About this RNA: Model confidence (mean pLDDT): 83 of 100. SAM riboswitch aptamer (S box leader) from Hymenobacter jeollabukensis, 117 nucleotides, folded computationally. It was read from a public genome assembly, where an Rfam model found it.

RNA sequence: UGCUUAUCCAGAAAGACCGAGGGACUGGGCCCUGUGACGUCUUAGCAACCAGCCGCUGCGGCAGAGGUGCUAACUCCCAUCCGAGGCGGCUCGUGCCGCGUUCGGAAAAGAUGAGCG
Repeated sequence: UGCUUAUCCAGAAAGACCGAGGGACUGGGCCCUGUGACGUCUUAGCAACCAGCCGCUGCGGCAGAGGUGCUAACUCCCAUCCGAGGCGGCUCGUGCCGCGUUCGGAAAAGAUGAGCG
């Protein structure tokens, strides 16, 4: 770096240094930030996976000493597809079309763990 797979609406701080942007990419929003964000280090914390213990056998619980990870906002929200509703137009009607409208689901992409190449 690539593939497979699981999870992603919960949870979790402070100090020092740095000094202007940051919230993954693109676009549109909306936020954080000189009352110092982001990043690095230290300590602390959380508990997703592996490993550990107990029960049990597609699972649940405990613990947080181990391996990673994480500690603003749902992966901060939206974009693609499907469905339902709403609004507008057409139709005798069944229905059809449009909407910079509301909600739900799925996918894509991303993050993390585990396994493999």
The source organism's lineage runs through Bacteria, Bacteroidota, Cytophagia, Hymenobacteraceae and Hymenobacter.